[in-house]
RNA sequence: ACUAAUGGUAGAGGUGCGGUGUUUAUCAGUAAUUCGGGCAUAUAACAAAGGCGUUAACCCGAAUGAAAGGAAAUAUCGCCGAAACAUACGGUAUUUGCCUUGAAAUCUGUGUGUUGGGCUGCAGCAGAAUAUGUUGCAGACUGUCACUUUUGUGAAGCGCUAUCCAUAGU
Numbered sequence: 001a002c003u004a005a006u007g008g009u010a011g012a013g014g015u016g017c018g019g020u021g022u023u024u025a026u027c028a029g030u031a032a033u034u035c036g037g038g039c040a041u042a043u044a045a046c047a048a049a050g051g052c053g054u055u056a057a058c059c060c061g062a063a064u065g066a067a068a069g070g071a072a073a074u075a076u077c078g079c080c081g082a083a084a085c086a087u088a089c090g091g092u093a094u095u096u097g098c099c100u101u102g103a104a105a106u107c108u109g110u111g112u113g114u115u116g117g118g119c120u121g122c123a124g125c126a127g128a129a130u131a132u133g134u135u136g137c138a139g140a141c142u143g144u145c146a147c148u149u150u151u152g153u154g155a156a157g158c159g160c161u162a163u164c165c166a167u168a169g170u
Base pairs, nucleotide, nucleotide: 001170002169003168004167007164008163009162010161011160014080016079017078018077019076020075021074022073023072024071032064033063034062035061036060037059038058046102048101049100050099051098052097083115084114085113086112087111088110089109090108091107093106094105095104116142117141119139120138121137122136123135124134125133126132144155145154146153147152
């Protein structure tokens, strides 16, 4: 000096990822409340079971009239397995007019697995929604590395680039 592998540090991909605050539209003339009327001694959800049960259920008209979740813009913060999803095992709390039991969902912790990234289309699920999110498939685009018959093919982020300490080999 070069190579190899381990560890550390710093970076790159770009309509890049996520959090928080503010504003706005939608949610919706919906839920709910008040008044008037109808209906019934039966009736209230998660199309659940068992009970309780009021002129609290259900329907019509009038008046008043939201919110959460999700979204857009903007500001700011943290970042480049950023993050998201699936699944298993747990946790306390919430969701029916009330109680008990159960089911499912939301939130959250740990483990395992998948996905380089965004975009478009189709389908499933969620959702008030034709917004949007997410999963699968397909398409082109894009970044990295390897191979290469030089135009392309393949692979995956436990990757790639740069650099540093020590170790081993030449």